RNA sequence: UAGUUACUUCAGGGCAGCGAAUUAACGCGACCGGCGGUAAACCCCGCAAGCCAAUAGGCAUGAACUAGUGAAAUUCUAGUGGCGACAGUAAAGUCUGGAUGAGAGAAGUGAGAA
Numbered sequence: 001u002a003g004u005u006a007c008u009u010c011a012g013g014g015c016a017g018c019g020a021a022u023u024a025a026c027g028c029g030a031c032c033g034g035c036g037g038u039a040a041a042c043c044c045c046g047c048a049a050g051c052c053a054a055u056a057g058g059c060a061u062g063a064a065c066u067a068g069u070g071a072a073a074u075u076c077u078a079g080u081g082g083c084g085a086c087a088g089u090a091a092a093g094u095c096u097g098g099a100u101g102a103g104a105g106a107a108g109u110g111a112g113a114a
Stems, first nucleotide, its partner, number of pairs: 004111007017028003030094002032084002034047004042082002050059003064080005086097003
C1' cells in the first nucleotide's frame, strides 16, 4: 500500500409575483434536480430508499436536440425544448405525510496476513 474486516460521521432541493375564484392545486410565470461512472450530466450508462402485486412482475427507471470550443463533452458554452414515485385532497415535481426514517454512496478512525 492493495484486498479484507470492525466502527464512527455525513448523505434531497423547490411555486416569488400576477390573474381567475370552489381551489394551496387552474392559467401566466417562478423555482428545484439524490448517488456512482464518464471532459464537469435532472433528460448518456448504472444505482437507491419508497409504492403496488399472492407470485411473476410493475411504478420509482421519466425527459434532448441543434450549433460552437476541444485530443476528448448528448456532461462545458450558446440557443431552443422536455421530465418528475407513493399516500392525502376532485386535482400537486414544489403543500401535508411515511421521513428527527431508510439508503445509493462519501469521508474518517482502528485491526491485520504475505
Molecule: FMN riboswitch aptamer (RFN element)